[in-house]
């Protein structure tokens, strides 16, 4: 020190950094050069494997960058697969995805974090870390209503 296996925890506003801002040093000081810093707060979202696409839902902070880029992502479309439901079975189509048909209209919850404040702690500094206390959010997400549309062919059973 690397592999190979077990177990826990985490894990998509996620990972990255050439633009920008900003600190720090240094210079031939208009500027440049080197090093670092900042670059998403939570909610919410997965049947599998392939494939494509592209600013993939909500709102808090901020009012300056959570700003641009790259790559990812449980959201979309295809294609098999499996899987529910379309009165019992099977094909086949069809709709969705395990609380498993659609769209739409009301009508109800809603412990949210950080962001501020305290208190420590690391750096020269920009900035990071941790720990306390109190608050506020919306949604294509959750509850619940209510109509509208859809609930298929063929064969067999009964």
């Nucleotide at each position: 020190a690397c592999c190979c296996g077990a177990a826990c925890u985490g894990g998509a506003g996620c990972g990255c950094c050439a633009g920008g801002c900003c600190u720090c040093g240094g210079c031939c000081c208009a500027g440049c050069c080197g090093a670092g810093g900042c670059g998403a707060c939570g909610a919410g979202g997965c049947a599998g494997a392939g494939g494509g696409a592209u600013c993939a839902u909500c709102g808090a902070a901020a009012g300056a960058c959570u700003c641009g880029g790259c790559g990812g992502a449980u959201g979309c479309c295809c294609u098999c697969u499996c899987g529910g439901c379309c009165g019992c079975u099977c094909a086949c189509g069809g709709u969705c995805g395990u609380g498993a048909c659609g769209a739409u209209g009301c009508g109800g919850a809603g412990c949210a974090a950080a962001c501020c404040c305290c208190g420590g702690g690391g750096g020269u500094g920009a900035c990071c870390c941790c720990g306390g206390a109190g608050a506020c959010a919306g949604a294509g997400g959750c509850c619940g209503c209510a109509g509208c549309g859809a609930u298929g062919u063929g064969a067999g059973g009964c």